[in-house]
RNA sequence: CGGGGUGUAGUUUAACGGUAGAAUGGGCGCAUGGGGUGCGUCCGGUCUGAGUUCAAUUCUCAGCACCCCGA
Repeated sequence: CGGGGUGUAGUUUAACGGUAGAAUGGGCGCAUGGGGUGCGUCCGGUCUGAGUUCAAUUCUCAGCACCCCGA
């Protein structure tokens, strides 16, 4: 320098173009004499910017970060 892939809660991971879920974690409450543990409830997310569309996590383009291949 060229080509390809990935990017979603603190972490891991889902989501046909139509409400972003789950697990784990954290806060609070209940159960226990207390702990462990269990249950309930709440908190928290689409890498950035444009385009297409009535509607974009999803499709297109550019950029950024990481990984792989080639030179």
Transfer RNA from Candidatus Woesebacteria bacterium RIFCSPHIGHO2_01_FULL_39_28, 71 nucleotides, folded computationally. Its mean pLDDT, the model's own confidence on a scale to 100, is 83. RNAcentral holds the sequence, with entries from ENA. It matches the Rfam family "tRNA".